[in-house]
RNA sequence: AUGAAUCAAGGCUAAACCCACCGCGAGGUGGGGGCAGAAAGUUUCGGAUCUUCCAAUGACAGAAGAUGGCCGGGCUGCACCU
Numbered sequence: 001a002u003g004a005a006u007c008a009a010g011g012c013u014a015a016a017c018c019c020a021c022c023g024c025g026a027g028g029u030g031g032g033g034g035c036a037g038a039a040a041g042u043u044u045c046g047g048a049u050c051u052u053c054c055a056a057u058g059a060c061a062g063a064a065g066a067u068g069g070c071c072g073g074g075c076u077g078c079a080c081c082u
Stems, first nucleotide, its partner, number of pairs: 004082001012037002017032006035069001041075003045072003048067006
């Protein structure tokens, strides 16, 4: 330095739900809260799901968005018994 694994320590994030605000909406931000996480850090590159618009008998398709705690990939980070 790299890889694997995750005993310990110091810590980190923050599900559902509640309140306030933003958004047509999916959802987001702040406060409370703690389900869970070893990358639940970050990034829409690929897939997936969800929302809106147009069209339309309805759907599909298309366009624009949302979710990084849906999965995979990329980049990055802490500790050190082995």